[in-house]
RNA sequence: GCAAACCGCGUGAAAGCGCGCGACGCAAAGCCUCCGGCCUACAGCCUGCGCCCUCUUGGCGCCGGCCAGGGUAGCGGGGUUGCCA
Numbered sequence: 001g002c003a004a005a006c007c008g009c010g011u012g013a014a015a016g017c018g019c020g021c022g023a024c025g026c027a028a029a030g031c032c033u034c035c036g037g038c039c040u041a042c043a044g045c046c047u048g049c050g051c052c053c054u055c056u057u058g059g060c061g062c063c064g065g066c067c068a069g070g071g072u073a074g075c076g077g078g079g080u081u082g083c084c085a
Base pairs, nucleotide, nucleotide: 001026002025007020008019009018010017011016024074030080031079032078034077035076036075037072038071039070042069044066045065046064048062049061050060051059052058
């Protein structure tokens, strides 16, 4: 110097984020998602079921699954910047 959790307000589909409060910690806990991990799954895609229809290569709804264009820089690596003694 920064500020985790809790709490309040706002925001977001969520994860989360912003502000306030507050200090668990941090010698880059300044900044950047390039790589890996982790979190979330709105949209999209897929299975099943139900309903509708102009009966089909159609539409709608629900359960479930997959998946970052979302997030985490206080998960790690990497990049980049950093006054005086």
A computed fold for an 85-nucleotide RNA from uncultured Roseateles sp., annotated as c-di-GMP-I riboswitch aptamer. Lineage of the source: Bacteria > Pseudomonadota > Betaproteobacteria > Burkholderiales > Roseateles. The prediction has a mean pLDDT of 86. The sequence is in RNAcentral, with records from MGnify.